[in-house]
Context: one part of a larger RNA
RNA sequence: GAAUCAACGCUGGCGGCGCGCCUAACACAUGCAAGUCGAACGAGAAAGUGGAGUAAUCCAUGAGUACAGUGGCGUACGGGUGAGUAACACGUGGGUAAUCUACCUCUUAGUGAGGAAUAACCCUGGGAAACCGGGGCUAAUACCGCAUAAGCCUGAGAAGGGAAAGCAGCAAUGCGCUGAGAGAGGAGCCCGCGGCCGAUUAGCUAGUUGGUGGGGUAAGAGCCUACCAAGGCAGAGAUCGGUAGCCGGCCUGAGAGGGCACACGGCCACACUGGCACUGAAACACGGCCCAGACUCCUACGGGAGGCAGCAGUGGGGAAUUGUUCGCAAUGGGCGCAAGCCUGACGACGCAACGCCGCGUGGAGGAUGAAGGUCUUCGGAUUGUAAACUCCUGUUGCCCGGGACGAAAAGCUUCGACCUAACACGUCGAAGUCUGACGGUACCGGGUGAGGAAGCCCCGGCUAACUCUGUGCCAGCAGCCGCGGUAAUACAGAGGGGGCAAGCGUUGUUC
Numbered sequence: 001g002a003a004u005c006a007a008c009g010c011u012g013g014c015g016g017c018g019c020g021c022c023u024a025a026c027a028c029a030u031g032c033a034a035g036u037c038g039a040a041c042g043a044g045a046a047a048g049u050g051g052a053g054u055a056a057u058c059c060a061u062g063a064g065u066a067c068a069g070u071g072g073c074g075u076a077c078g079g080g081u082g083a084g085u086a087a088c089a090c091g092u093g094g095g096u097a098a099u100c101u102a103c104c105u106c107u108u109a110g111u112g113a114g115g116a117a118u119a120a121c122c123c124u125g126g127g128a129a130a131c132c133g134g135g136g137c138u139a140a141u142a143c144c145g146c147a148u149a150a151g152c153c154u155g156a157g158a159a160g161g162g163a164a165a166g167c168a169g170c171a172a173u174g175c176g177c178u179g180a181g182a183g184a185g186g187a188g189c190c191c192g193c194g195g196c197c198g199a200u201u202a203g204c205u206a207g208u209u210g211g212u213g214g215g216g217u218a219a220g221a222g223c224c225u226a227c228c229a230a231g232g233c234a235g236a237g238a239u240c241g242g243u244a245g246c247c248g249g250c251c252u253g254a255g256a257g258g259g260c261a262c263a264c265g266g267c268c269a270c271a272c273u274g275g276c277a278c279u280g281a282a283a284c285a286c287g288g289c290c291c292a293g294a295c296u297c298c299u300a301c302g303g304g305a306g307g308c309a310g311c312a313g314u315g316g317g318g319a320a321u322u323g324u325u326c327g328c329a330a331u332g333g334g335c336g337c338a339a340g341c342c343u344g345a346c347g348a349c350g351c352a353a354c355g356c357c358g359c360g361u362g363g364a365g366g367a368u369g370a371a372g373g374u375c376u377u378c379g380g381a382u383u384g385u386a387a388a389c390u391c392c393u394g395u396u397g398c399c400c401g402g403g404a405c406g407a408a409a410a411g412c413u414u415c416g417a418c419c420u421a422a423c424a425c426g427u428c429g430a431a432g433u434c435u436g437a438c439g440g441u442a443c444c445g446g447g448u449g450a451g452g453a454a455g456c457c458c459c460g461g462c463u464a465a466c467u468c469u470g471u472g473c474c475a476g477c478a479g480c481c482g483c484g485g486u487a488a489u490a491c492a493g494a495g496g497g498g499g500c501a502a503g504c505g506u507u508g509u510u511c
Base pairs, nucleotide, nucleotide: 001511002510003509004508006507007506008505009504010503013359014358015357016356017355018354020351021317026315027314028313030312031311032310035073036072037071040070041069048061049060050059051058052057080270081269082268090194091193092192093191094190095189096188099187100186101185104183105182106181107180108179109178110177111176112146114144115143121136122135123134124133125132126131152161153160154159166175167174168173196242197241198240203233204232205231208230209229210228211227212226213225214224215223245267246266247265248264249260250259251258252257272293273292274291275290295306296305297304298303323349325348326347327346331345332343333342334341335340362392363391364390365389372383373382374381375380396452397448398447399446400445401444402443406438411433412432413431414430415429416428417427418426455500456499457498458497459496460481461480462479466495467494468493469492470491476483477482
């Protein structure tokens, strides 16, 4: 000098874009953050309203709605954090004839005929609760056989094995379902090479190294197991210890190099701590299950409930880090034929000079060089065109008025084309219509009036900027050299000056 996820001191007008727990992966009140589908299925209220009736009550509507249940898809994405990890974790280049892949696209072959249950519901029992049990009924795109098998799987062959589901619609048809092949995207596994410190760590290793049989996985393998052999690694640093998520990148530097790993993007790991498996195309699963532990809460003491390293927010720690906001209008995601629903992803607004960038705090004229201050050799010098004063301007602020882009789709209406028996349906096209959190915001126009808007550090040398007073090795300063003991340009105040400027200085850290 440059840089910073900064903090501290003094000061502080505005806007745009970024960015904001680096510490305790400490503990968490409260709300929200993953649902959706009635075009898979069975069942199915109530309030209210209207009517009848003396009334009890009944009927209609509400409504096949709400709340639940079975079933499907999603919940493995998205979001957070960096604890662990020195490792094929990551980067890069390859391999997989050793593999898997739901949804999506293309191709191809099918979708026949049956059965037995079970939630919900009803009856009933236990429990403080969480919840659990018994009996009875019922449906399905839930479950199980049978048939068929082009291709598929097993097998040397012969042969053997193995599927399916319907729903909407008057229909045409559409959406599905099953087997197989290919693709796209995704994932698993393996290998070469590469990137920290310590030798005041020199030897390490028994599933250890290899083989055979068996098991296991989607898949190769000591991945696991039994037996056999005695191997394997290491001074080109094994083992041990310390530290650390890795990378694209970021900072610095002429470069080589050095440092860093905040934001954004890719990969990995983790989800109170440790372990386990289940479901599933995929998890050993942040807002799933089970066990153990610590902690917190409820309890009728028998037993239960919980997991913010999601978004806000609280306590605590700390020099230090924000709102318990608005919206699904846009983009994206899940489900759904769709309408739509959900979405603390996201889009926005808010707070903080935390950073970068931009703008303003006025412009021109104005000498009796006013007053005041300071210095003085008492003549004057300086502050200084600075002010006053005159004439302007209107950025910004304030007030008034207008007022967006982001929106185009889907949907609906009309028309046309294609298809068709069809004026349906579907596809395509055209016109119209509907949809904005931000927001009455940005922006534009008008009005007002210099009015509301400057500080901080420094002035001995390095280093740009000097005098007076006070103090008297005191009080103090200080990055280094060093200043201060009676004329201190070095302390403190003042005048003046220098530098930067909504900032300026200090401290920490890196080059």
Molecule: small-subunit ribosomal RNA, 5' domain
Organism: uncultured bacterium